[in-house]
Notes:
The RNA shown here (glmS glucosamine-6-phosphate activated ribozyme aptamer) has 153 nucleotides and comes from a Clostridiales bacterium.

RNA sequence: AACUGAAUAGAAGCGCCAGAACACGCGAAGCGUGUUGACGAGGAGGAGGUUUAUCGAUUUUUCGGCGGAUGCCUCCCGGCCGGGCCACGGCCGUAAGGGACUUUACAAAACCGGCAAGUAAUUGCCGGCACAAAAAAGUUUCCGUGGCUUAUU
Numbered sequence: 001a002a003c004u005g006a007a008u009a010g011a012a013g014c015g016c017c018a019g020a021a022c023a024c025g026c027g028a029a030g031c032g033u034g035u036u037g038a039c040g041a042g043g044a045g046g047a048g049g050u051u052u053a054u055c056g057a058u059u060u061u062u063c064g065g066c067g068g069a070u071g072c073c074u075c076c077c078g079g080c081c082g083g084g085c086c087a088c089g090g091c092c093g094u095a096a097g098g099g100a101c102u103u104u105a106c107a108a109a110a111c112c113g114g115c116a117a118g119u120a121a122u123u124g125c126c127g128g129c130a131c132a133a134a135a136a137a138g139u140u141u142c143c144g145u146g147g148c149u150u151a152u153u
Base pairs, nucleotide, nucleotide: 014067015066016065017064019063020036021035022034023033024032025031026030039056040055041054045076046075047074048073049072050071077093078092079091080090081089083149084148085147086146087145088144097143098142099141100140102138103137104136111128112127113126114125115124116123117122
């Protein structure tokens, strides 16, 4: 140094890089070594299946691709749909139903300045400044079928 095995730790808008772009070097139609390759918000009951899995910000590659994934589907469990229970139906996931109206709130990068590393591409860190949407939360209002049953009149 390579290979194999084992263990540990870690990430989930996360990881990776063979195309591409860029930097440096060389013996220069190319080759070698590097660099870049998504900015946050939000998102996990269990099992199986599946893959272009939510929202906005920025706008010269945030291009292109691979893998994964909290998405989606089915089943099970659980909750809600205004007394209780059961079945069906619908919607959800323990902060656990939906519709309408209305109100409220939240970011980082970008940008500016600085420090550090590197020949460079570029990277890490610190400070300053502003701005989302969705999910979410609050007000008001509206909204299942059948059966059994409880209380009151």
It matches the Rfam family "glmS glucosamine-6-phosphate activated ribozyme aptamer". Rfam's curators write: This entry contains a glucosamine-6-phosphate activated ribozyme that is found in the mRNA for GlmS. GlmS is an enzyme that uses fructose-6-phosphate and glutamine to generate glucosamine-6-phosphate. Rfam classes the family as a riboswitch. The sequence was found by an Rfam model in a public genome assembly.